Background:
Predicted 3D model of a 71-nucleotide RNA (transfer RNA) from Candidatus Portnoybacteria bacterium RBG_13_40_8. The prediction has a mean pLDDT of 86. It was read from a public genome assembly. Its Rfam family is "tRNA". By type it is a transfer RNA.
[in-house]
RNA sequence: GGGCCCGUAGUCUAGGAGUAAAACACGUCCAUGGCAUGGAUGAGUCCGGGGUGCAAAUCCCCGCGGGUCCA
Numbered sequence: 001g002g003g004c005c006c007g008u009a010g011u012c013u014a015g016g017a018g019u020a021a022a023a024c025a026c027g028u029c030c031a032u033g034g035c036a037u038g039g040a041u042g043a044g045u046c047c048g049g050g051g052u053g054c055a056a057a058u059c060c061c062c063g064c065g066g067g068u069c070c071a
Base pairs, nucleotide, nucleotide: 001070002069003068004067005066006065007064010024011023013021018054026042027041028040029039030038047063048062049061050060051059
């Protein structure tokens, strides 16, 4: 330098045009004398810019970052 794949919550991942989600972690409450475990409930997220489209996290382009292969 080139090809391919990936970028979603604090962490790890699903979702691939029409309400953004699970687990763990975190807040509040219940239970215990207290802790742990357990139960209920809640907050928090689509890498940046542009395009297409009624509608974009999703499709397309550029950039940035990561992985992998080639040189």